[in-house]
Context: one part of a larger RNA
RNA sequence: GGCACACGGUGGAUGCCUUGGCACCUAGAGUCGAUGAAGGACGUGAACGGCUGCGAUAAGCCGCGGUGAGGCGCUGAAUAGCCUUUGACCCGCGGAUUUCCGAAUGGGGAAACCCAACGUCGGUAAUGCGACGUUACCGCCCGGUGAACACAUAGCCGGGAGGGAGACAAGCGGGGGAAGUGAAACAUCUCAGUACCCCGAGGAAAGUAAAUCAACCGAGACUCCCUGAGUAGUGGCGAGCGAAAAGGGACCAGCCCAAACCUGUUGUGUGUAAGCGGCCACGCGUUGCGCAGCAGGGGUUGUAGGGCGUUUGUUCCGGGGUGUGGCUGCCCCGGCGGAAGUUACAAAGUCACGCAGUAGUCGAAGAGCCUGGAACGGCUCACCAAAGAGGGCAACCGUCCCGUAGACGAAACUCCGUGACCUUCCGUCAAGCGUUCCUGAGUAAGUCCGCGCCCGUGAAACGCGGACUGAAGCUGGGGGGACCACCCUCCAAGGCUAAGUACUCCUAGGUGACCGAUAGCGGACUAGUACCGUGAGGGAAAGGUGAAAAGUACCCCGGAAGGGGAGUGAAAUAGUACCUGAAACCGCGUGCCU
Repeated sequence: GGCACACGGUGGAUGCCUUGGCACCUAGAGUCGAUGAAGGACGUGAACGGCUGCGAUAAGCCGCGGUGAGGCGCUGAAUAGCCUUUGACCCGCGGAUUUCCGAAUGGGGAAACCCAACGUCGGUAAUGCGACGUUACCGCCCGGUGAACACAUAGCCGGGAGGGAGACAAGCGGGGGAAGUGAAACAUCUCAGUACCCCGAGGAAAGUAAAUCAACCGAGACUCCCUGAGUAGUGGCGAGCGAAAAGGGACCAGCCCAAACCUGUUGUGUGUAAGCGGCCACGCGUUGCGCAGCAGGGGUUGUAGGGCGUUUGUUCCGGGGUGUGGCUGCCCCGGCGGAAGUUACAAAGUCACGCAGUAGUCGAAGAGCCUGGAACGGCUCACCAAAGAGGGCAACCGUCCCGUAGACGAAACUCCGUGACCUUCCGUCAAGCGUUCCUGAGUAAGUCCGCGCCCGUGAAACGCGGACUGAAGCUGGGGGGACCACCCUCCAAGGCUAAGUACUCCUAGGUGACCGAUAGCGGACUAGUACCGUGAGGGAAAGGUGAAAAGUACCCCGGAAGGGGAGUGAAAUAGUACCUGAAACCGCGUGCCU
């Protein structure tokens, strides 16, 4: 020096464990904010570094409930001082306070700072000073004033109310919009209308009541799922992309305007003849007519519908008005009867009852002996069960504890449901004939240029946009994949609309052939921390004594660290560098070989 064996050191694998994660399900909730949010800074405890809570009333203040004996949060303990059956601490509901920054909004600013004005108070002999409130911008309403330009409008001034602004995980609509890649290269194409940026809205969003499809049969808003179907198509006919009708399901819901016409009102033009609902008579004196605006009625569709005129049938009561009187018609008010309603079709609530939520309450049944440090183990004899889910307790407990099945509970606040009050509507509609008044215009469509559709310009319809043109108007117009005819079908150029569908920052409950500390969220622990970076940003490592600290009094060696005794403990090779404690690596001892 090597090998073997044994015993150690180092190291922290493995096993076991779990406070933490991951995924999904079922319910709920789906917003917060100028009454100042989200997120922070700084403070706040007797002593207080971090976390948590809170805000100069600062681990808290008040009220109402629940609970019932201890309590003054966690991170180590102890100390000091306090509170508490006159109900503390804790839990729930409601309220008060809530510094400074931050949309940040009095002005400024290098966020958490600096400097103001005005009003009302306080203080000073007086000024300085202090306290509270108000003072950003845009939009809205009202009033005044008032240009170019006569009216008007803009502008300006004053007042008022308090709408907007910002944050937010995913999902949604819209406006913009790549490239790596694939095509085995690459340019059309693909990736992909994806990622990303911006705007906006909501608990969902979007879409939605046919100018739709279909095929000569018919369907009957929209949305979502399955099929149709990787079909029809499209495509350097390459790579690839990729429908629809129809069928089956989920869910179901339909409505309101514009216009014609009537009435009222305002403005304006015109007008001395018209007019004042109709008939008869009297009377009135600008009440007329045209245009425009506003309000009410009317009206909303395609086998066309509506308006107006007329005919027929049919339809509560009372009062008032319509220049006067009568009849008739129309309008208004009230009663009565009927109907509907808060998600569209109009729109606010209040009360009562009930369900549920936000604290909680009750809740069955076991003993002995043995082993052991410890009984939940073994043995013996019992019991409960609408409860033998689960967790804890010194090993494996239905009957020890928390619970579980089951049964109860709210002063206060909230959701939902029902009813009443309440609100609204109806009490005239139907049919025939006539009239041709209305039915969404710089629209539809065309040309050129683009885009979306399965559709890459193609025979390219249809839809959308830009530029330029530019209809018809119901004897009208659109569509049926160039275009034409016949036929069929629908009615654009206005609007609203629940459900079925998508998602989960968040709350509660539950589940797992999900992980178990190099795993599982980056984060089981001071974690978006330490640390790195000018910054945007990047981003860790790090769990386990024991049942209980019982965490080794006392003695000895040593300066200490550390160790030897003693003691605790079931165990100390469980001693806080702590469960188990592999390997590499380093030793001590013995044997063999050189």
Annotation: A computed fold for a 594-nucleotide part of an RNA from Conexibacter arvalis, annotated as large-subunit ribosomal RNA, domain I. Its Rfam family is "Bacterial large subunit ribosomal RNA". Lineage of the source: Bacteria > Bacillati > Solirubrobacterales > Conexibacteraceae > Conexibacter. Its mean pLDDT, the model's own confidence on a scale to 100, is 83.